Predicted 3D model of a 172-nucleotide RNA (Lysine riboswitch aptamer) from uncultured Butyricicoccus sp. The RNAcentral record of the sequence draws on MGnify.
RNA sequence: GAUAGAGGUGCGGUUUUCAUCAGUAACAUCUACAAGGGUCCGCCGCCCCGCUGGUGUGGAUGGGAAAGGGAAAAUCGCCGAAGCUUUUCCAUCUGUGCGCGGCAGUGGGAAGCUGGACCGUCCGGAGAAAAUCCGCCGUGUCUGUCAUCGGGAAUGCCGGUGGAGCGCUAUC
Numbered sequence: 001g002a003u004a005g006a007g008g009u010g011c012g013g014u015u016u017u018c019a020u021c022a023g024u025a026a027c028a029u030c031u032a033c034a035a036g037g038g039u040c041c042g043c044c045g046c047c048c049c050g051c052u053g054g055u056g057u058g059g060a061u062g063g064g065a066a067a068g069g070g071a072a073a074a075u076c077g078c079c080g081a082a083g084c085u086u087u088u089c090c091a092u093c094u095g096u097g098c099g100c101g102g103c104a105g106u107g108g109g110a111a112g113c114u115g116g117a118c119c120g121u122c123c124g125g126a127g128a129a130a131a132u133c134c135g136c137c138g139u140g141u142c143u144g145u146c147a148u149c150g151g152g153a154a155u156g157c158c159g160g161u162g163g164a165g166c167g168c169u170a171u172c
Stems, first nucleotide, its partner, number of pairs: 001172005008079001010078009027062008036049003040102004045098002082114006089108003093105003115143004119138002123135004145163007
């Protein structure tokens, strides 16, 4: 340097079903109010609709979803699997009827952090949510690995301490 492997409630993707989302939103009718409304924000920008039976908001009745997130099963790909943070790096990308500016999001790139799983209070973020996820924190618990120390005749095994996956094991 190449190849192949290991950790275990191991990681992630896809499909199906179920609950939730929610009796919520769209939509329709009636009614009240306003002159406004079409945009996540801005424009003494354009255009369109409305102020007259339909532009907006509220209420009542009818109507009645979906996405994301969650659980189970099956299946696929894997062991920096993957998750997260930063970024005036990229995009004929998304959020408006159009234009300009801003902000946010999605995907990719770059850099950095975390061996893995679980538990837990505050805090922060996402979320309809008190579900769940992510982050920070804890001299937290367990576990694998290597180094080191001790026990043991010794391999094995047991215990202590410490490190990190740019690691460890095997073969060439």